[in-house]
This is a predicted structure of a 339-nucleotide part of an RNA (large-subunit ribosomal RNA, domain IV) from an invertebrate metagenome. Its mean pLDDT, the model's own confidence on a scale to 100, is 82. Its Rfam family is "Bacterial large subunit ribosomal RNA". RNAcentral holds the full RNA, with entries from SILVA.
Context: one part of a larger RNA
RNA sequence: CCUUCGUUAAGGAACUAGGCAAAAUAGCGGCCGUAACUUCGGGAUAAGGCCUCCCCGGUGUAAACCGGGGCGCAGCUAAAGACGCGCGAAUGACUGUUUACCAAAAACACAGCUCCCUGCUAACUCGUAAGAGGAUGUAUAGGGGGUGAUGCCUGGCCAGUGUCCGAACGUUAAGGGGAGAGGUGAAUUCCGGUUUACCGGAAGGCAGCUUUGAACUGAAGCGCGGAUGAACGCCGGCGAUAACUAUAAUCGUCCUAAGGUACCGAAAUUCCUUGUCGGGUAAGUUCCGACCUGCAGGAAUGGCAUAACAAUUUGCGCACUGUCUCAACGAAGGACUCG
Numbered sequence: 001c002c003u004u005c006g007u008u009a010a011g012g013a014a015c016u017a018g019g020c021a022a023a024a025u026a027g028c029g030g031c032c033g034u035a036a037c038u039u040c041g042g043g044a045u046a047a048g049g050c051c052u053c054c055c056c057g058g059u060g061u062a063a064a065c066c067g068g069g070g071c072g073c074a075g076c077u078a079a080a081g082a083c084g085c086g087c088g089a090a091u092g093a094c095u096g097u098u099u100a101c102c103a104a105a106a107a108c109a110c111a112g113c114u115c116c117c118u119g120c121u122a123a124c125u126c127g128u129a130a131g132a133g134g135a136u137g138u139a140u141a142g143g144g145g146g147u148g149a150u151g152c153c154u155g156g157c158c159a160g161u162g163u164c165c166g167a168a169c170g171u172u173a174a175g176g177g178g179a180g181a182g183g184u185g186a187a188u189u190c191c192g193g194u195u196u197a198c199c200g201g202a203a204g205g206c207a208g209c210u211u212u213g214a215a216c217u218g219a220a221g222c223g224c225g226g227a228u229g230a231a232c233g234c235c236g237g238c239g240a241u242a243a244c245u246a247u248a249a250u251c252g253u254c255c256u257a258a259g260g261u262a263c264c265g266a267a268a269u270u271c272c273u274u275g276u277c278g279g280g281u282a283a284g285u286u287c288c289g290a291c292c293u294g295c296a297g298g299a300a301u302g303g304c305a306u307a308a309c310a311a312u313u314u315g316c317g318c319a320c321u322g323u324c325u326c327a328a329c330g331a332a333g334g335a336c337u338c339g
Base pairs, nucleotide, nucleotide: 001334002333003332004331005330006329007328008327010325011324014323019320029051030050031049032048037042039149053070054069055068056067057066058065059064071075084318085317086316087315088314089313090312091310092309096108097107112147113146114145115144116143117142118141124133125132126131150305151304152303153302155235156234157233160232161231162228163227164226165225166224169223170222171221175217176216180212181211182210183209184208188203189202190201191200192199193198236254237253238252239251240250263297264294275291276290277289278288279287
């Protein structure tokens, strides 16, 4: 010096990103006492204070209580045996679940709410199929999506996308259909040769075969017409205006499917920003309360409140301390030397 412990004058968070770590509280005994808030259950062991031995007597089943007395510096003693506390805010209602081995959380789940599908050989899932699950269930059931207790609420837009409904018209595949066109092609005609009923060439085009092929017919879909937001989503700009100034209830105009309602707001969201004002401090980029100029909150991608709860995040205080001012001493084990 390192690791793990113990003690410390005075001060007591001045340490530090942060009271991290340590200290402190308390020992499932009794009595007294206990606030805001609240969903009336809680909060609550809130907080805070006091008592505890032994002997004798009395009451009592006992626990315990009352009276008297005794000893010691000290009486729950008793081996084991559980909280430090308070105030404010954020988030998530809660118990629960999670990244086995760097994250336990504000993430997931949750009860509740809501939308969609499903009438049973259900929807849906697995399987090529048989079949199985769903379910030996039957819409108070089952599957899927979203939100996330509870309270008060959940505004406008259906133009785009999606979904559902509709079927008149347009478009539209294979298939059906086969007008027509092409190729080949006997007969027939012509020309030449001639061993005269044969050969060669040209024209011609029946049937058949074959290559194509128009009209017409032809479903869903799409176009088209509606509905639908707790479907995906979206929810403006400029200019002017009141008897100081400032501001604009108001007006004009352009655009849009419609221009953000309630509530909240420098917020887990605010860039400028340590915004401004107030509180707390001697001093506060954090914190709390307001303001609103919301770069870029906003209503089940839920909005705003909310008792209880939380190894959550954040600010303050009491207690307490070697965290620190500022270090010292001690113990054990290492380190070092030798083996």